[in-house]
RNA sequence: GGGUCUAUAGCUCAAUGGCAGAGCAGUGGGCUUUUAACCCAUUGACUAGGGUUCGAUUCCCUAUGGACCUA
Numbered sequence: 001g002g003g004u005c006u007a008u009a010g011c012u013c014a015a016u017g018g019c020a021g022a023g024c025a026g027u028g029g030g031c032u033u034u035u036a037a038c039c040c041a042u043u044g045a046c047u048a049g050g051g052u053u054c055g056a057u058u059c060c061c062u063a064u065g066g067a068c069c070u071a
Base pairs, nucleotide, nucleotide: 001070002069003068004067005066006065007064010024011023012022013021018054026042027041028040029039030038047063048062049061050060051059
C1' cells in the first nucleotide's frame, strides 16, 4: 500500500427496516441480630458526519478507533 471483520449501558453480549433488550455491576427498598445469598423496584447506551426511506442500531458513502490477512 491492498483486503476482511468490528464499534450498542460501567463490563460481556443480543436486536429480520417498525417500542433499544438480557446477564453481571450501580442505586433504593424488603428479608436477616449483622454480612453474604435471595426477592422487588430503578438508573444507564446505538463511534462521528452525511445519504436512501413514511420510518435506520440495521442498508449505502466518508472519517476515526480496534483486530486480523497479504505484500